[in-house]
Context: one part of a larger RNA
Molecule: small-subunit ribosomal RNA, central domain
Organism: uncultured bacterium
RNA sequence: CUGGGCGUAAAGGGAGCGUAGACGGCGAUACAAGUCUGAAGUGAAAGCCCGGGGCUCAACCCCGGGACUGCUUUGGAAACUGUGUUGCUGGAGUGCUGGAGAGGCAAGCGGAAUUCCUAGUGUAGCGGUGAAAUGCGUAGAUAUUAGGAAGAACACCAGUGGCGAAGGCGGCUUGCUGGACAGUAACUGACGUUGAGGCUCGAAAGCGUGGGGAGCAAACAGGAUUAGAUACCCUGGUAGUCCACGCCGUAAACGACGAAUGCUAGGUGUUGGGGAGCAAAGCUUCUCGGUGCCGCCGCAAACGCAAUAAGCAUUCCACCUGGGGAGUACGUUCGCAAGAAUGAAACUC
Numbered sequence: 001c002u003g004g005g006c007g008u009a010a011a012g013g014g015a016g017c018g019u020a021g022a023c024g025g026c027g028a029u030a031c032a033a034g035u036c037u038g039a040a041g042u043g044a045a046a047g048c049c050c051g052g053g054g055c056u057c058a059a060c061c062c063c064g065g066g067a068c069u070g071c072u073u074u075g076g077a078a079a080c081u082g083u084g085u086u087g088c089u090g091g092a093g094u095g096c097u098g099g100a101g102a103g104g105c106a107a108g109c110g111g112a113a114u115u116c117c118u119a120g121u122g123u124a125g126c127g128g129u130g131a132a133a134u135g136c137g138u139a140g141a142u143a144u145u146a147g148g149a150a151g152a153a154c155a156c157c158a159g160u161g162g163c164g165a166a167g168g169c170g171g172c173u174u175g176c177u178g179g180a181c182a183g184u185a186a187c188u189g190a191c192g193u194u195g196a197g198g199c200u201c202g203a204a205a206g207c208g209u210g211g212g213g214a215g216c217a218a219a220c221a222g223g224a225u226u227a228g229a230u231a232c233c234c235u236g237g238u239a240g241u242c243c244a245c246g247c248c249g250u251a252a253a254c255g256a257c258g259a260a261u262g263c264u265a266g267g268u269g270u271u272g273g274g275g276a277g278c279a280a281a282g283c284u285u286c287u288c289g290g291u292g293c294c295g296c297c298g299c300a301a302a303c304g305c306a307a308u309a310a311g312c313a314u315u316c317c318a319c320c321u322g323g324g325g326a327g328u329a330c331g332u333u334c335g336c337a338a339g340a341a342u343g344a345a346a347c348u349c
Stems, first nucleotide, its partner, number of pairs: 003321003007303002012317001014201004021194003025088007033081002035077008048066007091191001092188003095184004103177007110154001114150008125136002162169002206247006215241002220236004258316006266294013298305002322349003331342004
């Protein structure tokens, strides 16, 4: 390479949009590029394969046939692929009706708690631990009452509940705004799927500039513990955590499971719609979308998966190919930096 794989053995890109490309629904018709078929030319000789022959055999040599899977020209076929024209509605999309939602952005508002400040009451302790000590307190603390300030987070509701492509999203109100779902069947008429490059989004930490700073808390200091204790425990405490704008672009970015479509027993919860039956707030039943559990066929090395597949098939992309060296070196690109992306070899087992 051909292959075989990718939940846990090596291997799914963190996620989306989308370019080229690849692949693509149901009819009619034309063409004949691919495809199939006939013929002709060519495919040198030697070599190769089969048959026969000559050197005593063989190697070797000679003769005949085949093959040379290809190319060119030409006559035809029209199922499939392709191309053109034309039509369809089942894929896809639009419209209309309707309800659900922590989807996003911005502004405003609220209560509990914490800390601090002021004032009152009040007196000797408070705090902390396994036990203590550092620490705070007679300059009146802790506790308690009243008032004020600030920042951050939103108890209960809360749920293998909901929404979002992923990251993620949770007090209340308003404004702007994205998507999904159900019903309907008016419209378009294959407009689709995937997607190398590319572009955009992307937790936390970190970086730049300017704000903010209650609580928490890397670093740091002290007290303990200990043989030691650069820790675990305690008292403090700065970056940071918060906001605005700009970078960074990584995570066990996980369902360790790429996206899309179709098909393949059931049972039982829950969530958002719709239909039918019964007189009914209700019950029963059917159905579409999501989200869980159990379970057959099948799959799997096993664990397990099982209509939300890891089953049966098709299309497209990413990736893997023994362990270490190594996600390192070098080079390149990006970044303010930290670093990120791409990514070897020698050597060794």